[in-house]
RNA sequence: AGCGGGGUAGCGCAGAGGUAGCGUGCGAGAGUCAUUAUCUUGAGGUCGCCGGUUCGAAUCCGGCCCCCGCCA
Numbered sequence: 001a002g003c004g005g006g007g008u009a010g011c012g013c014a015g016a017g018g019u020a021g022c023g024u025g026c027g028a029g030a031g032u033c034a035u036u037a038u039c040u041u042g043a044g045g046u047c048g049c050c051g052g053u054u055c056g057a058a059u060c061c062g063g064c065c066c067c068c069g070c071c072a
Base pairs, nucleotide, nucleotide: 002070003069004068005067006066007065010024011023012022013021018055026042027041028040029039030038048064049063050062051061052060
């Protein structure tokens, strides 16, 4: 080279055509005499890159890049 799986928030992951979410972490507040637990709230995303299909793409199609595995 070939085949399969994966790339989505700081980290771990869900989402398979119609508003991008969960856990954890981080900021603020509540709570407490105080700390912890707990609760509320906020910030944080060019959904690996480029094109195509579609009224509409994280999602479908093509090419490329990176990671893991298989085969020889």

Predicted 3D model of a 72-nucleotide RNA (transfer RNA) from a Prevotellaceae bacterium. It was read from a public genome assembly. Its Rfam family is "tRNA". Rfam describes the family as follows. Transfer RNA (tRNA) molecules are approximately 80 nucleotides in length. Its mean pLDDT, the model's own confidence on a scale to 100, is 85. NCBI's taxonomy places the organism under Bacteria, Pseudomonadati, Bacteroidota, Bacteroidia, Prevotellaceae.